[in-house]
Context: one part of a larger RNA
Molecule: small-subunit ribosomal RNA, 5' domain
Organism: Microcoleus sp. AR10
RNA sequence: GGAUGAACGCUGGCGGUCUGCUUAACACAUGCAAGUCGAACGGGAGUAGCAAUACUCCAGUGGCGGACGGGUGAGUAACGCGUGGGAAUCUGCCUUCUGGUCGGAAUAAUCCAGGGAAACUUGGACUAAUACCGGAUACGCCCUUCGGGGGAAAGAUUUAUCGCCGAAAGAUCGGCCCGCGUCUGAUUAGCUAGUUGGUGAGGUAAAAGCCUACCAAGGCAUCGAUCAGUAGCUGGUCUGAGAGGACGAUCAGCCACACUGGGACUGAGACACGGCCCAGACUCCUACGGGAGGCAGCAGUGGGGAAUUUUCCGCAAUGGGCGAAAGCCUGACGGAGCAAGACCGCGUGAGGGAAGAAGGCUCUUGGGUCGUAAACCUCUUUUGUUAGGGAAGAACACAAUGACGGUACCUAACGAAUCAGCCUCGGCUAACUCCGUGCCAGCAGCCGCGGUAAUACGGAGGAGGCAAGCGUUAUCC
Numbered sequence: 001g002g003a004u005g006a007a008c009g010c011u012g013g014c015g016g017u018c019u020g021c022u023u024a025a026c027a028c029a030u031g032c033a034a035g036u037c038g039a040a041c042g043g044g045a046g047u048a049g050c051a052a053u054a055c056u057c058c059a060g061u062g063g064c065g066g067a068c069g070g071g072u073g074a075g076u077a078a079c080g081c082g083u084g085g086g087a088a089u090c091u092g093c094c095u096u097c098u099g100g101u102c103g104g105a106a107u108a109a110u111c112c113a114g115g116g117a118a119a120c121u122u123g124g125a126c127u128a129a130u131a132c133c134g135g136a137u138a139c140g141c142c143c144u145u146c147g148g149g150g151g152a153a154a155g156a157u158u159u160a161u162c163g164c165c166g167a168a169a170g171a172u173c174g175g176c177c178c179g180c181g182u183c184u185g186a187u188u189a190g191c192u193a194g195u196u197g198g199u200g201a202g203g204u205a206a207a208a209g210c211c212u213a214c215c216a217a218g219g220c221a222u223c224g225a226u227c228a229g230u231a232g233c234u235g236g237u238c239u240g241a242g243a244g245g246a247c248g249a250u251c252a253g254c255c256a257c258a259c260u261g262g263g264a265c266u267g268a269g270a271c272a273c274g275g276c277c278c279a280g281a282c283u284c285c286u287a288c289g290g291g292a293g294g295c296a297g298c299a300g301u302g303g304g305g306a307a308u309u310u311u312c313c314g315c316a317a318u319g320g321g322c323g324a325a326a327g328c329c330u331g332a333c334g335g336a337g338c339a340a341g342a343c344c345g346c347g348u349g350a351g352g353g354a355a356g357a358a359g360g361c362u363c364u365u366g367g368g369u370c371g372u373a374a375a376c377c378u379c380u381u382u383u384g385u386u387a388g389g390g391a392a393g394a395a396c397a398c399a400a401u402g403a404c405g406g407u408a409c410c411u412a413a414c415g416a417a418u419c420a421g422c423c424u425c426g427g428c429u430a431a432c433u434c435c436g437u438g439c440c441a442g443c444a445g446c447c448g449c450g451g452u453a454a455u456a457c458g459g460a461g462g463a464g465g466c467a468a469g470c471g472u473u474a475u476c477c
Base pairs, nucleotide, nucleotide: 001477002476003475004474006473007472008471009470010469013346014345015344016343017342018341019339020338021304026302027301028300030299031298032297035064036063037062040061041060043058044057045056046055047054048053071257072256073255080182081181082180083179084178085177086176089174094170095169096168098166099165100164101135102134103133104132110125111124112123113122114121115120141150142149143148155162156161157160183229184228185227190220191219192218195217196216197215198214199213200212202210232254233253234252235251236247237246238245239244259280260279261278262277263276282293283292284291285290310336312335313334314333318332319330320329321328322327349379350378351377352376359370360369361368362367384414385413386412387411388410389409393404421466422465423464424463425462426447427446428445432461433460434459435458436457442449443448
């Protein structure tokens, strides 16, 4: 000098664009953050209707989605990440192509009878389906000792579509393996028994000590194994002429985690933040028998801290889930609010005006200086206030549809009107005098000032620097 997710002190007009718990991965009151489909199904309630029926709502069975999106950085020195390769793999929804039937038994809801304080739960009876099961068929699919064996499906209606099942191909998302790179310590030198390799059996979507039995005795390491400490990695950010050094907030990619530890279930996909089971700590309810919970989602609270915001508006746009659609849901997202936290831009007036008012300071008492500064004259209206007009963002056949927002912007009127501080002035380092104090009070980044004439302390006048900021502290280059 530059920089910051900064903080503190003094001061503070506006706008735009960003950013905002770096500490306790500490504990959390309350609300919301994942639903949707009646064009899969049987019911219940309501409305209209004489009825058939139609519409709306509701819990349940069923389907798809809750594995995305959002948060955090604890752990991890690792094929975790980065980069370049590889073969032994899976892939719902999407696209292309090909081929596809008959039956059956239940069960929730509901009703009846109970248990319990509650959470919830038991027995009996009835019923539907795109829920479940069986048979047939299946070139292709799977297994095979090549003889053969095994395996599917679901319908709905407005009659034109949407679905369902088997096979093949594509696309996309993953899983796995390997080369190289990836912090510090030797005051850590030896480490390792599923350990290294083989065979058999098992296991996975898939290669493999992945697992297991047996056999062999290997494998790694001073080119740093093992151990210990620290740490999410990267694109990048800051600095620097560069080489480097430091960092990894926001945004984007990958990984890991979801009160702590463990486990599997379902599923195309999880060993699953707002799913399940077990154990533990903590909190809450209880009729003491037993139950409920998990903000590292968005707001918000307590606590910790030098320190970090609203319990806001809207699905109008973009994107996502479901649905044939209308649509519903969406604290993703779009916006508004708060904070000079950062960057950028604008303003606090412009021109004229004295050999120079008053006043302050200083003085050699002549003067000098604040100083064209003010007053005063002539203008302007960025900004401000008021009034009038007023968007784009809207695209989904037409129509309708805007949270932001009567916002941005435009026009008119008014009136210099509403708007300047902070630090420094011994040298480094731009800027000097007077008074007070008297090694006191104090200053200070370094050198150092202060003990009676202090340009270094405190005040005043003046000056220098930057400016809605200016200084200080902390950290990095």